[in-house]
Context: one part of a larger RNA
RNA sequence: UUGGGCGUAAAGCGCGCGUAGGCGGCUGGUUAAGUCCUGUGUGAAAGACCACGGCUCAACCGUGGGGGUGCACGGGAAACUGGCCGGCUUGAGUGCAGGAGAGGGGAGCGGAAUUCCCGGUGUAGCGGUGGAAUGCGUAGAGAUCGGGAGGAACACCAGUGGCGAAGGCGGCUCCCUGGCCUGUAACUGACGCUGAGGCGCGAAAGCGUGGGGAGCGAACAGGAUUAGAUACCCUGGUAGUCCACGCCGUAAACGAUGAGUGCUAGGUGUUGGGGGCGUCAGGCCCUCUGUGCCGAAGGUAACCCAAUAAGCACUCCGCCUGGGGAGUACGGCCGCAAGGCUGAAACUC
Repeated sequence: UUGGGCGUAAAGCGCGCGUAGGCGGCUGGUUAAGUCCUGUGUGAAAGACCACGGCUCAACCGUGGGGGUGCACGGGAAACUGGCCGGCUUGAGUGCAGGAGAGGGGAGCGGAAUUCCCGGUGUAGCGGUGGAAUGCGUAGAGAUCGGGAGGAACACCAGUGGCGAAGGCGGCUCCCUGGCCUGUAACUGACGCUGAGGCGCGAAAGCGUGGGGAGCGAACAGGAUUAGAUACCCUGGUAGUCCACGCCGUAAACGAUGAGUGCUAGGUGUUGGGGGCGUCAGGCCCUCUGUGCCGAAGGUAACCCAAUAAGCACUCCGCCUGGGGAGUACGGCCGCAAGGCUGAAACUC
C1' cells in the first nucleotide's frame, strides 16, 4: 500500500530501442468470458441485529424473525469490455514530388595564431605586478624580417539561428550514413501508445595498452602577499588535455518540468516549407513545422505557467511519504582500479 502528490517544498529514471504486461479508431455480424436480471442450492450452530419472553432489574439465558459480501448450477438480456468473422480510413506506415540542417562515421586539404629550431638586421634590456621578485638576456634576449618543424583549436559568418533521443555537434572538400519538414493522396488497412525486466547510447574527470605533446595546466617547485598563506597574484611545470583501441557509467546528465493523444482567446518576433492575392522591385493574406517573448480563461502556496501548459481530460511507466544517521553499513551484482547500482537499522531531534 487508503489517500494525496512529483518546475522551486520529499518526489520524473541522463537518453533511447524494445520484451512481457497494461491501454487502444470508425462500422456490421456473431459469441456470451467480463457485465446485468432472475431462479434453485449453499452461505452450520454459537455470536452480531430486531421483536417477544425467563431469572425482582441488568449482566446472563431462551424462542422467533430478518439479513449475509460470496460461491456453485440452471434460465435469460446484449448496450459496454473481451473473443471470433467481415468492412472502412481519419490513427500509424509506405510510395511519389520537393526542402533545410555545426545530425553521425571516415579520409584528405586550408589559413590565422602560439611555441620551438635555423638564418639576417640590431642592442640592452625583456617579462611580470597593485607594487615587486623569482624567471629570461651581452654565450646577444626582447623587437623585426625570411625559412623550417610540430601540435591543438577553427576568428569573421554567428543569430533567445540550425541539427540530434539525450550526452552533444561549428574551417573547407569528398565518400558512407541516420533522422526531420512540406506537398500530394497512389498503396497497406489499426499494422497504434506506453513499457516492469533486458539491451544499447551516454559530458567532464578517471583507468589500461600504444602513440602524440604546440598551448594550457591538477600535483609539484620557486617568487610574492600575509600574523600565518599548504590559497587568491607571478615565474616555471608533471599527469592530463589530443589520437587509436578497450574500460568506467557518473553530473546542477536542468526546462531542476517522463512519454503519447485530443481539446481550450489572442498579439508579436524568428527558422524551414506550402498555398492564394498583388499597384506581381518592395508587399498583403492563409497554412504546416520548429524556436522565443507578451498575454486571456484556467491553474498555482506564491513565484509564475499559460497551444512548446504547470489549463481541461484519458492511457502507460518511473518516483515521493519528517530531519539527521546515509546514499552510509551489510549482502548481492558490475568494475583492472577509482568506484558504480541496489540500499537498511540502532540511535537521535
Small-subunit ribosomal RNA, central domain from an uncultured compost bacterium, 349 nucleotides, folded computationally.
Its Rfam family is "Bacterial small subunit ribosomal RNA". Rfam links the family to the GO terms structural constituent of ribosome and ribosome.
The prediction has a mean pLDDT of 90.